[in-house]
RNA sequence: GCCCGGAUAGCUCAGUUGGUAGAGCGGCGCAUUUGUAAUGCGAAGGUCGGGGGUUCGACUCCCUCUCUGGGCACCA
Numbered sequence: 001g002c003c004c005g006g007a008u009a010g011c012u013c014a015g016u017u018g019g020u021a022g023a024g025c026g027g028c029g030c031a032u033u034u035g036u037a038a039u040g041c042g043a044a045g046g047u048c049g050g051g052g053g054u055u056c057g058a059c060u061c062c063c064u065c066u067c068u069g070g071g072c073a074c075c076a
Stems, first nucleotide, its partner, number of pairs: 001072007010025004019056001028042004049065005
């Protein structure tokens, strides 16, 4: 330098023809217990990596940039 993937909640990851985002774990509250753990219930937590475009509407499509994983090439 070229090619392919990834970036979504604190962590690990889903998200199906574009229609306003979810799960598990963790943390918090309550119940249960003599107390803790476990278990059950509940609520909270996200400008979906940045910027631009298309669209009535974008995590999703297009362009560009950043970070990251893998492969290929070059190294006189």